A computed fold for a 136-nucleotide RNA from Sansalvadorimonas verongulae, annotated as FMN riboswitch aptamer (RFN element). Its Rfam family is "FMN riboswitch aptamer (RFN element)". From the family's description: The RFN element is a highly conserved domain that is found frequently in the 5'-untranslated regions of prokaryotic mRNAs that encode for flavin mononucleotide (FMN) biosynthesis and transport proteins. This element is a metabolite-dependent riboswitch that directly binds FMN in the absence of proteins. In Bacillus subtilis, the riboswitch most likely controls gene expression by causing premature transcription termination within the 5' untranslated region of the ribDEAHT operon and precluding access to the ribosome-binding site of ypaA mRNA.The FMN riboswitch structure, reported in present an FMN-bound six-stem junction, adopts a butterfly-like scaffold, stapled together by opposingly directed but nearly identically folded peripheral domains. The sequence was found by an Rfam model in a public genome assembly.
RNA sequence: UUGGAUUCUCAGGGCAGGGUGAAAGUCCCUACCGGCGGUAAGUCAUAAGCCCGCGACCCCUCGGCACUGUAUGUUGAGGGCUGAUCUGGUGAGAUUCCAGAGCCGACGGUUACAGUCCGGAUGGAAGAGAAAACGG
Numbered sequence: 001u002u003g004g005a006u007u008c009u010c011a012g013g014g015c016a017g018g019g020u021g022a023a024a025g026u027c028c029c030u031a032c033c034g035g036c037g038g039u040a041a042g043u044c045a046u047a048a049g050c051c052c053g054c055g056a057c058c059c060c061u062c063g064g065c066a067c068u069g070u071a072u073g074u075u076g077a078g079g080g081c082u083g084a085u086c087u088g089g090u091g092a093g094a095u096u097c098c099a100g101a102g103c104c105g106a107c108g109g110u111u112a113c114a115g116u117c118c119g120g121a122u123g124g125a126a127g128a129g130a131a132a133a134c135g136g
Base pairs, nucleotide, nucleotide: 001136002135003134006131007130008129009128010127017029018028019027031116032115033105034104035054036053037052038051049103050102058080059079060078061077062076063075064074065073066072085101086100087099088098089097107119108118109117
């Protein structure tokens, strides 16, 4: 200086005010929120919910385990599904910056329909950081 079996830690925010109603943090007006990596601030650092990719949720297939069991639960691998942006400005370069106007948000539950409440979840995880046997 570089690789690294393996181990550990961390890893999501948000309904304030008003209206209707028997009942709404779920409807209406208005408000609020934005995971991870990459990519425009070339000394470095900071800056994308809607550009690219990924994760979560959900579905399917195959295998393991529990079970009397084809069910169900759980676990591993693989596959599928997976929302939303434009205009102007600056610039060599920006759907990332500045200005303006928009849009989007799993599943189950609920006295009434949920991005914001409760639940699976004291879970899982993109990934971030640290340590490190043993090497080049």